Overview
Transfer RNA from Candidatus Wildermuthbacteria bacterium RIFCSPHIGHO2_01_FULL_48_25, 72 nucleotides, folded computationally. The organism belongs to Candidatus Wildermuthiibacteriota, within Bacteria. The sequence was found in a public genome assembly. The coordinates come from a structure-prediction model, not an experiment, and the mean pLDDT is 80. Its Rfam family is "tRNA". Gene Ontology term of the family: triplet codon-amino acid adaptor activity.

């Protein structure tokens, strides 16, 4: 330099055009003598960044950044 993959909540990931979600974690409450476990509830997102297409974009297109793999 060329090609491919990944980037979404604190963490691991799902979501292939129409309300951004799950599990784990965190916080509060209940249960218990205490912890754990269990039950109920709550908070947390510029969807890596910019632009475009569209009535509508995490999703499609272009540019770009970071990481991983391969080729040279």
């Nucleotide at each position: 330099g060329c090609g491919g993959g990944a980037g979404u909540a604190a963490u691991u990931c799902a979501g292939u055009g129409g309300c951004a979600g799950a599990a784990u974690g965190u916080c509060u409450c209940g249960u218990u003598g205490c912890c754990a476990a269990c039950g109920a509830g709550a908070a947390u997102g510029u969807c890596g960044g910019g632009g475009g297409u569209u009535c509508g974009a995490a999703u499609c297109c272009c540019c770009u950044c970071u990481c991983c793999c391969g080729c040279u």